[in-house]
RNA sequence: GGCCAGAUAGCUCAGUUGGUAGAGCACCUGACUAUAGUUCAGGGGGCCCAGGUUCCAAUCCCGGUUUGGUCC
Numbered sequence: 001g002g003c004c005a006g007a008u009a010g011c012u013c014a015g016u017u018g019g020u021a022g023a024g025c026a027c028c029u030g031a032c033u034a035u036a037g038u039u040c041a042g043g044g045g046g047c048c049c050a051g052g053u054u055c056c057a058a059u060c061c062c063g064g065u066u067u068g069g070u071c072c
Stems, first nucleotide, its partner, number of pairs: 001071007010025004019055001027043005048064002051061002
């Protein structure tokens, strides 16, 4: 340098051929408890960046950044 795959919540990952972004763990509040933990109820928090298409983009198109793999 070429090719392929990935980037979504603090972490690990879903997201169905474009239609209100989710789960588990973690965090915060309350209940329970002598306290903590467990358990129960509730809550906060995110689409790698920049353009384009579209009534509507995490998803489609273009460029870039970055990670992994592979070839030379």
A computed fold for a 72-nucleotide RNA from Ostrea edulis, annotated as transfer RNA. Model confidence (mean pLDDT): 81 of 100. The source organism's lineage runs through Eukaryota, Eumetazoa, Bivalvia, Ostreoidea and Ostrea. It matches the Rfam family "tRNA". Rfam describes the family as follows. Transfer RNA (tRNA) molecules are approximately 80 nucleotides in length.